[in-house]
Context: one part of a larger RNA
RNA sequence: UGACGGGGACCCGCACAAGCGGUGGAGCAUGUGGUUUAAUUCGAUGCAACGCGAAUAACCUUACCUGGCCUUGACAUGUGGGUGGUAGAAGGGUGAAAGCCUGACGAUCCCGCAAGGGAAGCCCGCACAGGUGCUGCAUGGCUGUCGUCAGCUCGUGUCGUGAGAUGUUGGGUUAAGUCCCGCAACGAGCGCAACCCUCGCGUCCUGUUGCCACUCCUUCGUAAGAAGGGAGCACUCUGGACGGACUGCCUCGCUCAAACGGGGAGGAAGGUGAGGAUGACGUCAAGUCAGUAUGGCCCUUAUGGCCAGGGCUGCACACGUACUACAAUGCCCGGUACAAUGGGACGCAAGACCGCAAGGUGGAGCAAAUCCCCGAAAGCCGGGCCCAGUUCAGAUUGCCGGCUGCAACUCGCCGGCAUGAAGCUGGAAUCGCUAGUAAUGGCGUAUCAGCUACGACGCCGUGAAUACGUUCCCAGGCCUUGUACA
Numbered sequence: 001u002g003a004c005g006g007g008g009a010c011c012c013g014c015a016c017a018a019g020c021g022g023u024g025g026a027g028c029a030u031g032u033g034g035u036u037u038a039a040u041u042c043g044a045u046g047c048a049a050c051g052c053g054a055a056u057a058a059c060c061u062u063a064c065c066u067g068g069c070c071u072u073g074a075c076a077u078g079u080g081g082g083u084g085g086u087a088g089a090a091g092g093g094u095g096a097a098a099g100c101c102u103g104a105c106g107a108u109c110c111c112g113c114a115a116g117g118g119a120a121g122c123c124c125g126c127a128c129a130g131g132u133g134c135u136g137c138a139u140g141g142c143u144g145u146c147g148u149c150a151g152c153u154c155g156u157g158u159c160g161u162g163a164g165a166u167g168u169u170g171g172g173u174u175a176a177g178u179c180c181c182g183c184a185a186c187g188a189g190c191g192c193a194a195c196c197c198u199c200g201c202g203u204c205c206u207g208u209u210g211c212c213a214c215u216c217c218u219u220c221g222u223a224a225g226a227a228g229g230g231a232g233c234a235c236u237c238u239g240g241a242c243g244g245a246c247u248g249c250c251u252c253g254c255u256c257a258a259a260c261g262g263g264g265a266g267g268a269a270g271g272u273g274a275g276g277a278u279g280a281c282g283u284c285a286a287g288u289c290a291g292u293a294u295g296g297c298c299c300u301u302a303u304g305g306c307c308a309g310g311g312c313u314g315c316a317c318a319c320g321u322a323c324u325a326c327a328a329u330g331c332c333c334g335g336u337a338c339a340a341u342g343g344g345a346c347g348c349a350a351g352a353c354c355g356c357a358a359g360g361u362g363g364a365g366c367a368a369a370u371c372c373c374c375g376a377a378a379g380c381c382g383g384g385c386c387c388a389g390u391u392c393a394g395a396u397u398g399c400c401g402g403c404u405g406c407a408a409c410u411c412g413c414c415g416g417c418a419u420g421a422a423g424c425u426g427g428a429a430u431c432g433c434u435a436g437u438a439a440u441g442g443c444g445u446a447u448c449a450g451c452u453a454c455g456a457c458g459c460c461g462u463g464a465a466u467a468c469g470u471u472c473c474c475a476g477g478c479c480u481u482g483u484a485c486a
Base pairs, nucleotide, nucleotide: 001486002485003483004482005481007480008479010477011476013474015470016469019433020432021431022430023429026324027323029321030320031319032318033317034315035314042053043052064310065309066308067307068306069305070304073128077127078126079125080124081123082122083121088105091102092101093100094099108119109118110117111116130299131298133297134296135295139293141288142287143286144284146282151190152189153188154187155186156185157166158165159164170181171180172179196276197275198274199273201243202242203241204240205239207237210233211232215230216229217228218227219226220225246270249264250263251262252261253260326426330385331384332383333382334381335380336379342373343372344371347366348365352361353360354359392423397418398417399416400415401414402413403412439462440461441460442459443458444457445456
C1' cells in the first nucleotide's frame, strides 16, 4: 500500500421490512444430472451452467454409431507427364444409396492459309489439400460478471531515507469523485452528467394510399339519418423542422454563506419528466480453438471424404425453467364493443361454395398508410351450472380424419368422436416486482417445407397493493481500527 475481521462510524441497493403474485406438491413441455446404449455428438456447471450455444434434430442439419464405398481427394494453388473418339453423355449392369463396371452419340476457346501448336477439361504422379482432432492454462477477437457500482489514475509541486503519501482526506450536499466551503496543494485524463434515440405538450410545413367538420351531387328513408361520389386539408393521423424545463420565479430552512433541501405558482411535463442506447482502471488463468481467425501438438487408403440406416427424442430416478390447473372474482352457451407492433410474391390471400371441424375448391385484390394476414381477448349484456373430483381440470388411451413433405414406424403438427388420470392451493425452503410497474388478457415477428413455441423477442388492452423504517440477512461504496496474510 492492499486484502481480510462472526472490529467500529457513515451511506446506498426490491438487500431486509411493508405488500402483491409465484416456485417447491399435481399433470404436461423443455433443459440438465444420472443411468442405459453400437451411438444416445460436443460445449456451458454457485451467483454469472441448466426453454443456455440451438431465432426450429423426421432425411438434410449432424459434428455421434453401424454398415457399404473413395484416396491428390467434396474444395485451393503450383508443378512433371499423358490425352481427340478427349471432355461430356442418352442408355445398360450391379447396388440401399454412394460407388464401381460399361456406353450409342460426341464437343469448346486462342494463334495459324494449312499442317500444327497452345488453353480448358480429364487421367497418372509429386508438392499439398482436409480434420467440429487436442490445448480457451500458448493466443487474437467477442462475451459474461462485480456494476450504470462511483470509482480508477496522471503531470507538476510539497512531505517522507524509502515503499509511498498528499491531491482523492475533512464540513455540508447529491443518483453521482454531483456541486459548494475549507485545506500544500494546483491542474488534468478515463468514468458521472450532458450531447444521441423513443414517448409525453405546442407551432409551422406536408396531404396520398390517410382524414370527413363545413359544402355539393346520387341512392335508400315520412323523418332523424345511413351509404357512395365530388370538392376540401379544418380535425385525426403520417413524418420532418422548431419551440418548451433552466431550480428560471416566489417562499422557508441550512453558520448571516454557498451548494443544496422542503413547499408553492405557472405549466402538457418539475427538480435526472419516463424509457432506451451508452459499461472507467480492473477482477474471476471466468466463457468460447464447435462462429470465424490463430501458435504448438496430433491423424494422412484416415482422426480426411461420400452414402444408407440408426442415434442426438432412449428411462428406475434427481434438479432447474416454464405452461395448464385444482374452480363460483369461476366454468359453459348466445349476443355485442374497443387495439398496437409487425409480416406478405417460391408470398399474404378476400367474397363465394363444400366440410361439425382441422381443412379443401376457387381465386378478386395486393411488391401494399390502398389489398390480405385480421373475428383481438380479457370486457359488457342475457341465460345456464349450485360447491360436487362437479357442466372444475384436462393427462392418458382407442377410432376416424386433415396438412406439410421423396418419406411422418422409430420421431411431426392439427381436427372430430369416445375415454376421462393426477390434482381440493402445495413441507423445509425459495423467487420476482416500487407505476402504467406487478398481476392478468390477447396479438405479432424471427427461425421455418412442416413443426414438437407452453420458448425467445416485441406490441397493445385491463390495471393494483405497499414502503413505518435501516436493528437484522445479502451485495456494494467511503472513512477508521487490528493483523502470525501478500